About this RNA
RNAcentral holds the sequence, with entries from ENA. Transfer RNA from a Candidatus Dormibacteria bacterium, 72 nucleotides, folded computationally. It matches the Rfam family "tRNA". Its family is annotated with triplet codon-amino acid adaptor activity in the Gene Ontology. Taxonomically the source falls in Candidatus Dormibacteria (Bacteria, Bacillati, Candidatus Dormiibacterota).

[in-house]
RNA sequence: GGGCCCUUAGCUCAGUGGUAGAGCUUCUGCCUUUUAAGCAGAGAGUCCAGGGUUCGAUCCCCUGAGGGCCCA
Repeated sequence: GGGCCCUUAGCUCAGUGGUAGAGCUUCUGCCUUUUAAGCAGAGAGUCCAGGGUUCGAUCCCCUGAGGGCCCA
């Protein structure tokens, strides 16, 4: 220098156009002599940034940023 992929909750990841979910974690309550486990409930997101297309964008297009792999 060229090509490909990734970026969504504190962590790991779903979500292929109609205002975002799961597991784990955290908090509260129940249970228990206590802890753990179990049960019930709750919180947490500018979907990496900017622009474009669209009635409508996490999703499509362009540019940039960060990370990974391959080639040179």